[in-house]
Context: one part of a larger RNA
RNA sequence: UGACGGGGGCCCGCACAAGCGGUGGAGUAUGUGGUUUAAUUCGAAGCAACGCGAAGAACCUUACCAGGCCUUGACAUCCCUUGCAGAGGUAUAGAGAUAUAUCCGAGGUUAUCAAGGAGACAGGUGGUGCAUGGUUGUCGUCAGCUCGUGUCGUGAGAUGUUGGGUUAAGUCCCGCAACGAGCGCAACCCUUAUCCUCAGUAGCCAGCAGGUCAAGCUGGGCACUCUGUGGAGACUGCCAGGGAUAACCUGGAGGAAGGUGGGGAUGACGUCAAAUCAUCAUGCCCCUUAUGAUCUGGGCUACACACGUGCUACAAUGGCGUAAACAAAGGGAGGCAAAGCCGCGAGGUGGAGCAAAUCCCAAAAAUAACGUCUCAGUUCGGACUGCAGUCUGCAACUCGACUGCACGAAGCUGGAAUCGCUAGUAAUCGCGAAUCAGAAUGUCGCGGUGAAUACGUUCCCGGGUCUUGUACU
Numbered sequence: 001u002g003a004c005g006g007g008g009g010c011c012c013g014c015a016c017a018a019g020c021g022g023u024g025g026a027g028u029a030u031g032u033g034g035u036u037u038a039a040u041u042c043g044a045a046g047c048a049a050c051g052c053g054a055a056g057a058a059c060c061u062u063a064c065c066a067g068g069c070c071u072u073g074a075c076a077u078c079c080c081u082u083g084c085a086g087a088g089g090u091a092u093a094g095a096g097a098u099a100u101a102u103c104c105g106a107g108g109u110u111a112u113c114a115a116g117g118a119g120a121c122a123g124g125u126g127g128u129g130c131a132u133g134g135u136u137g138u139c140g141u142c143a144g145c146u147c148g149u150g151u152c153g154u155g156a157g158a159u160g161u162u163g164g165g166u167u168a169a170g171u172c173c174c175g176c177a178a179c180g181a182g183c184g185c186a187a188c189c190c191u192u193a194u195c196c197u198c199a200g201u202a203g204c205c206a207g208c209a210g211g212u213c214a215a216g217c218u219g220g221g222c223a224c225u226c227u228g229u230g231g232a233g234a235c236u237g238c239c240a241g242g243g244a245u246a247a248c249c250u251g252g253a254g255g256a257a258g259g260u261g262g263g264g265a266u267g268a269c270g271u272c273a274a275a276u277c278a279u280c281a282u283g284c285c286c287c288u289u290a291u292g293a294u295c296u297g298g299g300c301u302a303c304a305c306a307c308g309u310g311c312u313a314c315a316a317u318g319g320c321g322u323a324a325a326c327a328a329a330g331g332g333a334g335g336c337a338a339a340g341c342c343g344c345g346a347g348g349u350g351g352a353g354c355a356a357a358u359c360c361c362a363a364a365a366a367u368a369a370c371g372u373c374u375c376a377g378u379u380c381g382g383a384c385u386g387c388a389g390u391c392u393g394c395a396a397c398u399c400g401a402c403u404g405c406a407c408g409a410a411g412c413u414g415g416a417a418u419c420g421c422u423a424g425u426a427a428u429c430g431c432g433a434a435u436c437a438g439a440a441u442g443u444c445g446c447g448g449u450g451a452a453u454a455c456g457u458u459c460c461c462g463g464g465u466c467u468u469g470u471a472c473u
Base pairs, nucleotide, nucleotide: 002472003470004469005468007467008466009465010464011463012462013461015457016456019421020420021419022418023417026312027311028310029309030308031307032306033305034303035302042053043052064298065297066296067295068294070292073121077120078119079117080116081115082114083113088104089102090101091100092099093098123287124286126285127284128283132281133280134276135275136274137272139270144183145182146181147180148179149178150159151158152157163174164173165172189264190263191262192261194232195231196230198228199227200226203222204221208219209218210217235258238252239251240250241249242248314414318373319372320371321370322369324367330361331360332359335354336353340349341348342347380411385406386405387404388403389402390401391400427449428448429447430446431445432444433443
């Protein structure tokens, strides 16, 4: 100087407290451990691994296993020889890769292509993340981390950065052997909330005319809504009180918004030999008729069990039925698909329209109204199972999703313990997208309805700062 303390002072954070809803009990989805297996590919491991890499394992993917098959190779460059420069189709054998045959045949002309050969080499999701680059997590969006010159100290170092106030902030003010500066903070960026200007193939009967069963449907018009461009607006600017006449704090006015308005992006010096050689790149080591390549089938989906994260419930603030209302954000051409018709339904048929503010996906659902059920393992709950089907796809046995009928399990609010959340938040309700042929209870977004509580900082956890002790550095 740091680090540590069941030392002290000050301060902060959904850290506690005050509240609301969960997890832990049930069924199930998914990940992990363990076990099993020919294989159940590999990685991730307290917080910061475990709905994580994986924005999607039937084949492929795929790296694993069994068997078949290839050896200059599936892919790249170089050399030699041959060839009318022959992609693809068909038939036979085979599980297929592949082999043989055939003539059908797109296409094209002198090394650019194909086949064969020799070797240099290719290839490796093989090892090492404790050899590395790059990228990422975490402390933590915490307020810190340093430098130049000067000064002090023999020196390591100190000072500045400490002190008095204040702030979300090393934010700002005052003081001071310090004076300045850099990386961080804040601001500049995006979005949201208000208004104005400009522009109107979406919006409006607002005002006029036509028109319909209905309808911006038509003429017409940009007033309003909305969409986009460019601006305005918030700065403690104004007032009062407090404070040191400061920084700043409290209250008020005006205002759509008030003291960082809300949200996002943005992550200092560094810590954890943190993670990743399986995104990629790469040193060294290893394999080279195999640790490379290819094909079929299987596996990654196993199941006594244990844990994590979700979903659905246990019901009357509810279940079911009938007929009504109100979104936002997205996607669409190998695509989204309307009306109509068929089917109880998944769906089929049909094909209008739309490269989309124009058409489609598209029905928003909770909610409100009426009716029914009357506290029961039930008209709650839906697992499991049987039968019959639909769709995607060469192919749904291992191992897909969905539909109808039947079946109707556990479960009556969950021990110790433990998690999230401070406002348009929690809770609750649906909608969309990426991946994707098909396959979400996951992920990422979108809006609808919409709370309770915070006395306070004694205690638990984490952090900042000053100081003190120390057998550590």

Small-subunit ribosomal RNA, 3' major domain from an uncultured bacterium, 473 nucleotides, folded computationally. Rfam family: Bacterial small subunit ribosomal RNA. Its family is annotated with structural constituent of ribosome and ribosome in the Gene Ontology. The full RNA is in RNAcentral, with records from ENA and SILVA.